[in-house]
RNA sequence: GACCGAUAAAGGCAAACCCGUCGCGAGGCGGGGACGCAAAGCCAUGGGUCUCGUUCCACAUGAGAUCGCCAGGCCGCCGGA
Repeated sequence: GACCGAUAAAGGCAAACCCGUCGCGAGGCGGGGACGCAAAGCCAUGGGUCUCGUUCCACAUGAGAUCGCCAGGCCGCCGGA
């Protein structure tokens, strides 16, 4: 350095739900709260799903959301059971 990931150690993050707030909306942010997570750290690059619009309301397409849906890229703690 790579690979691997325990009944190890130090820690970290925070689902659903509730309150407040922003947004047409999906959803985001803050607080509470823990379902879980070896990347549940970051990135919207590909796919999926979701929202708003256009349309002949079908296909398609534009804008957006989701990284805790999958894949990929970048960075990172501890170690070798």
Record summary
c-di-GMP-I riboswitch aptamer from a Pirellulales bacterium, 81 nucleotides, folded computationally. Its mean pLDDT, the model's own confidence on a scale to 100, is 85. Lineage of the source: Bacteria > Pseudomonadati > Planctomycetota > Planctomycetia > Pirellulales.